This is a predicted structure of a 524-nucleotide part of an RNA (small-subunit ribosomal RNA, 5' domain) from an uncultured bacterium. Its mean pLDDT, the model's own confidence on a scale to 100, is 88.
Context: one part of a larger RNA
RNA sequence: GAUUGAACGCUGGCGGCAGGCUUAACACAUGCAAGUCGAGCGGCAGCGCGGGGGCAACCCUGGCGGCGAGCGGCGAACGGGUGAGUAAUACAUGGGAAUCUGCCUGGUAGUGGGGGAUAACUUCGGGAAACUGGAGGUAAUACCGCAUACGUCCUACGGGAGAAAGGGGGGGAUCUUCGGACCUCUCGCUAUCAGAGGAGCCCAUGUCCGAUUAGCUAGUUGGUGGGGUAAAGGCCUACCAAGGCGACGAUCGGUAACUGGUCUGAGAGGAUGGUCAGUCACACUGGAACUGAGACACGGUCCAGACUCCUACGGGAGGCAGCAGUGGGGAAUAUUGGACAAUGGGGGCAACCCUGAUCCAGCCAUGCCGCGUGUGUGAAGAAGGCCUUCGGGUUGUAAAGCACUUUAAGCGGGGAGGAAAGUUCGCGACUUAAUACGUUGCGGAAUUGACGUUACCCGCAGAAUAAGCACCGGCAAACUCCGUGCCAGCAGCCGCGGUAAUACGGAGGGUGCGAGCGUUGAUC
Repeated sequence: GAUUGAACGCUGGCGGCAGGCUUAACACAUGCAAGUCGAGCGGCAGCGCGGGGGCAACCCUGGCGGCGAGCGGCGAACGGGUGAGUAAUACAUGGGAAUCUGCCUGGUAGUGGGGGAUAACUUCGGGAAACUGGAGGUAAUACCGCAUACGUCCUACGGGAGAAAGGGGGGGAUCUUCGGACCUCUCGCUAUCAGAGGAGCCCAUGUCCGAUUAGCUAGUUGGUGGGGUAAAGGCCUACCAAGGCGACGAUCGGUAACUGGUCUGAGAGGAUGGUCAGUCACACUGGAACUGAGACACGGUCCAGACUCCUACGGGAGGCAGCAGUGGGGAAUAUUGGACAAUGGGGGCAACCCUGAUCCAGCCAUGCCGCGUGUGUGAAGAAGGCCUUCGGGUUGUAAAGCACUUUAAGCGGGGAGGAAAGUUCGCGACUUAAUACGUUGCGGAAUUGACGUUACCCGCAGAAUAAGCACCGGCAAACUCCGUGCCAGCAGCCGCGGUAAUACGGAGGGUGCGAGCGUUGAUC
């Protein structure tokens, strides 16, 4: 000098953009952060409509709009947080073969016919609660056989094995037990091939300090058989051999998430990894598996432990390193805000619902950038202050005065863009037996904004509302007076102060930067 997730002191007008627990991976009150689908199912608690009964209060009725709880499907493995662990089961770069992959895209072939249960519900219990037992009884895109098998898998090449589920819209003829069959469109389902994206695995190279750590290793190194996995493999196991690593630093100890990057530097390098992006690891601590395409699973389960809470003492409940917020620690770090309008995600045919992701707002000069606090004129060089050799000098065109301007702030009006979708109407195309339904293109209409008193524009009034901080001995830009008298004090280094201190304190003046300035810490 540059830099900073900074802090402290003094000061503080506005806006834009960014950033904001670096410490205790300490403990957490409260609210919210993952739901959705009635176009899978049986139903119907509550609400509204319709119908029936009744003088009325009210009662009955799933018929309709819908829908609590339940079964079922998909999601909950994403998104969000944190950096404790990890020096290599990690990361970065480059290769590789022995793998899996829900939803999505493209292709091929199917979707036939049956069965037995079980929640809900009813009823009888147990329990303080959490919750739970028996009986009856019901549905499905829940569950299980059978049939079939293009392709698939196994094979001793003879053969063998294995699947499915229906739902919704519309409808001319034909049939009809008047439910529908049937046709068609669509959403699904099954098998399989390929793709895309994702994931698992292997290898090489690189990745901090210590030798006051020199030897380490028995599943250890390799082989064979077997097991296991989606998959190669001591991954596991039995047997056999005796190997494997190491001064090119093994092992041990300490420290640490890694990278793109960031800071600095002419560069080489040094330091660093906060925000943003990629990867990894973790979710009170330790361990384990279940479900599933995917987890060994932050807001799932089980076991153990510590802690907190409830209890009728028998037994139970909990996990903010999600967003806010609280206590604590600390030099130090924000609101228990608004909205799903946009972008994205989950579910759904859709409408739509959910979304503390996200978009916004609030707080903080924490940083960067921009703007303002007036402009011009004005010598009697006013008054006052300070200095003085008492002549004057300086503050100083500075002020006053005069003439203007009105940015920003204030007040009042106007006012984009972020909005495209979706809905509905008309016309056309595709599909079809069909001018239904559905998909799609074009055109029209009415709408959808948290921010928001938006940005921006116009008008109004009036210099009106807006300057400080540090320094002035040398380094290093800037000097005098008074006070003090090795005292009080200053100080980054050299050093100042013991009666004329440009070095302490005050004043006047000056220098530097400026909504900041200085100090401290840290890095180059």